Molecule: c-di-GMP-I riboswitch aptamer
Organism: Caldinitratiruptor microaerophilus
C1' cells in the first nucleotide's frame, strides 16, 4: 500500500410509510421512521429506467386525448473514477 469482508471497536447511511417544502411529472429537500447497507460517501463518464414539461406530430377546429422525445431525474439498477473506518487472510 494494494486486495479482501472473518471477527473486534468506534460509528456511518436510511427502504417503505407519514408530514410539510419544491417541482409539470420522475423526483428532490427537511422531520419523523428502519427494510437493509462494508462505501446505501461523492460524481451522470458508459449502459439501463423514470417522468414528458417545452416542442414536434396526430385527432375537422379549441379543450381533451394519443403518439415522439430530455436539455429533466433515479448513485438503495450495473458498471467506471475517486475518498474512506476495522485489520483474520
Nucleotide at each position: 500500500c494494494g486486495u479482501c469482508g472473518a471477527a473486534c471497536a468506534g460509528g456511518g447511511c436510511a427502504c417503505a410509510c407519514c408530514c410539510g417544502c419544491c417541482g409539470a411529472a420522475a423526483g428532490g429537500c427537511g422531520g419523523g421512521g428502519c427494510c437493509g447497507c462494508a462505501a446505501a460517501g461523492c460524481c451522470a463518464c458508459g449502459g439501463g429506467g423514470c417522468u414528458a414539461a417545452a416542442g414536434g406530430g396526430g385527432u375537422g377546429a379549441c379543450c381533451g386525448c394519443c403518439c415522439c422525445c430530455a436539455u429533466g431525474c433515479c448513485g438503495g439498477c450495473c458498471g467506471g473514477g475517486u475518498u474512506g473506518c476495522c485489520g483474520a487472510g